[in-house]
C1' cells in the first nucleotide's frame, strides 16, 4: 500500500442487516430502608452515536472521504 472488522453515556454495550422518539447493565447522585455501613427498593442527571460531507421529508442506521484501534495480504 491492499482487504476485513470496530469506533454509541464514566465503563461494559444494545438498536445498523431493514431509515422514523437514542435504549440497557455497571458506576455516579437523591430519596426510602437501617443503630450505621452494605445489600435492597424508588427516582434523578449525564450521549457533537469517532469527524466531515453527500442522499432523503427524515441518517447512529444508506453513500463518500478522513482518523484511530484490532485482525490479516504483500
Nucleotide at each position: 500500500g491492499g482487504g476485513c472488522u470496530c469506533g454509541u453515556a464514566g465503563c461494559u454495550u444494545a438498536g445498523u442487516c431493514u431509515g422514523g422518539a437514542a435504549g440497557a447493565g455497571c458506576a455516579u447522585c437523591u430519596g426510602c430502608c437501617u443503630c450505621u455501613u452494605a445489600a435492597g427498593c424508588a427516582g434523578a442527571g449525564g450521549g457533537u452515536c469517532g469527524g466531515g460531507g453527500g442522499u432523503u421529508c427524515a441518517a447512529a442506521u444508506c453513500c463518500c472521504c478522513c482518523c484511530g484501534g484490532g485482525c490479516u495480504c504483500a